[in-house]
RNA sequence: AAUAGAAUGUGGCCAAAAUCCAUGGAAACCAUGGAUGCGGGGGACCCGAUUCGAAGGGGCGUAUUCCUUCCGAGGAUAGGACACUUCCAAGUCCGAGCCCGUCAGCUAACCUCGCAGGCUUUUGGAAGGGCAUCU
Repeated sequence: AAUAGAAUGUGGCCAAAAUCCAUGGAAACCAUGGAUGCGGGGGACCCGAUUCGAAGGGGCGUAUUCCUUCCGAGGAUAGGACACUUCCAAGUCCGAGCCCGUCAGCUAACCUCGCAGGCUUUUGGAAGGGCAUCU
């Protein structure tokens, strides 16, 4: 260093929202630039769409829809989350908000934007796998 093996221990969460390099700075999870990686939007042929009227229309996101309402909100619900991964069972919780600006179906090339923020881990069973110690 590689391979195999039993036992023991161990793995922060939601989200795309991370890592590295350089410069400035006393320093910062600060600022600027770059690279890799992750994520979003725009954007051809082809395909789709194509009637009339009103309400314009569209995007990110799990966050949609229905009922009630004293208009404060409440009750449900599509859907989503719960600590390595998947499945099963029970339990708990969320089911918001924001943006574009009259404009956008899909979409190769191409163009462009973001990498914030908020928190602390419910159990049981089955299968699988990473790392560490040991042989």
Molecule: c-di-AMP riboswitch aptamer (ydaO/yuaA leader)
Organism: Spirochaetota bacterium